This is a predicted structure of a 103-nucleotide RNA (SAM riboswitch aptamer (S box leader)) from Deinococcus aquatilis DSM 23025. The source organism's lineage runs through Bacteria, Deinococci, Deinococcales, Deinococcaceae and Deinococcus aquatilis.

RNA sequence: CAAUCCAGAGCGCCCGAGAGAACUGGCUCGUAGACGGCGCGGCAACCGGACCUCAUUCCGUUACGGUGCCAAGGCCAGCCCCAACCCGCGUUAACGAUGACUG
Numbered sequence: 001c002a003a004u005c006c007a008g009a010g011c012g013c014c015c016g017a018g019a020g021a022a023c024u025g026g027c028u029c030g031u032a033g034a035c036g037g038c039g040c041g042g043c044a045a046c047c048g049g050a051c052c053u054c055a056u057u058c059c060g061u062u063a064c065g066g067u068g069c070c071a072a073g074g075c076c077a078g079c080c081c082c083a084a085c086c087c088g089c090g091u092u093a094a095c096g097a098u099g100a101c102u103g
Base pairs, nucleotide, nucleotide: 001103002102004100005099010040011039012038013037014036018029019028020027023078024077025076026075041070042069043068046066047065048064049062050061051060074098
């Protein structure tokens, strides 16, 4: 700098108190063991390879290699309007901040 971020995919063992990136406010997960680490398994198809093709492009297939990922939309919101959450009613469009991942 570019693309993507409402789809998809979990078991075992170890550890032991916080965790969901940071701040604020919510909400959620967690001693019935979360988060994290390791092993195995899986998801996806960004890059490479192979296939397909007239074709070194595009589209498509594959899942062999390199990343990534496997609670909840990136958990939700942050600026304008009426923030999110609970109840009722209505609406469901546009825009922004920050971050993650791949190249």